[in-house]
Predicted 3D model of a 272-nucleotide RNA (Bacterial large signal recognition particle RNA) from an Acidimicrobiia bacterium.
The coordinates come from a structure-prediction model, not an experiment, and the mean pLDDT is 79.
It was read from a public genome assembly, where an Rfam model found it.
The organism belongs to Acidimicrobiia, within Bacteria.
Its Rfam family is "Bacterial large signal recognition particle RNA". Gene Ontology terms of the family: SRP-dependent cotranslational protein targeting to membrane, signal sequence recognition and signal recognition particle, plasma membrane targeting.
RNA sequence: UCGUGCUAAGCGGGGCGCUAGGGGUGCCCUGUACCCGAAAUCCCCUCCAUGCGGGGCCGAAUUCCCCACCCGAGGAGGGCGCCGACCGGGCUAACAGGUCGGCGGACACGUGGUGUCGAAGGCCGGGUCCUACGCGGCGGGAUACCGUGAACCGGGUCAGGUCCGGAAGGAAGCAGCCCUAAGCGGAGCAUCCCGGGUGCCGUAGGGGUGCCUGGCUGGAGCCGGCGGCCGUCGCCACCGGAUCGGCUUUUCUCCGACGGUGGGGUGCACGA
Repeated sequence: UCGUGCUAAGCGGGGCGCUAGGGGUGCCCUGUACCCGAAAUCCCCUCCAUGCGGGGCCGAAUUCCCCACCCGAGGAGGGCGCCGACCGGGCUAACAGGUCGGCGGACACGUGGUGUCGAAGGCCGGGUCCUACGCGGCGGGAUACCGUGAACCGGGUCAGGUCCGGAAGGAAGCAGCCCUAAGCGGAGCAUCCCGGGUGCCGUAGGGGUGCCUGGCUGGAGCCGGCGGCCGUCGCCACCGGAUCGGCUUUUCUCCGACGGUGGGGUGCACGA
């Protein structure tokens, strides 16, 4: 160096997600890459972690491994921008705003009402309010009135019967009848006492200018209902900010498949 037979390696990779971490199942990219089985509140592992179990192909080089550079699908994160939600602030930062709302003020400018059938103003009263007294009404109670009301322990009269007496006569006394006390009931006329969320009531006093109202005077205004004006508060709008979410463009950082260029590394046995 050649031939034959083997073995290591290889038969896809990457991003995200998950995880304390490494892989796999999951989603996506790349693009073609052996077959079967299980894997989400899951499977195998522990930093030489880069899957597990079973089978197959190829095989030491164009094919396996490593390094550097280029290109770069895609992905992750941050910044800027736009949109939305929500929170808080400003709104005397503005030379600016709203057919918006609340409250207050000034005014007769507009509108409306009222006024010579007499305005504002002035004077004198009355009512509404409070207190006292009286009267009335209502409620309660007492007296008075009517009825009822005691087996005996209330009264009168007491048949019969009982007792005393020789008799005349006398005594106590049940039932009945009449009456009455306490009590009970009634009627609500009268008298007295007490009470009040009592009165189109009366008298006297007080208070007040809030409201209503009468009379006299006076002789032209008066009323702030609405609009407009001023102030203030709120809401909207506007301004800028914090947080969260979405979007695409741009920018930065990181990972990076596929592809390209260059360089390097890797066996064993037998025979010639």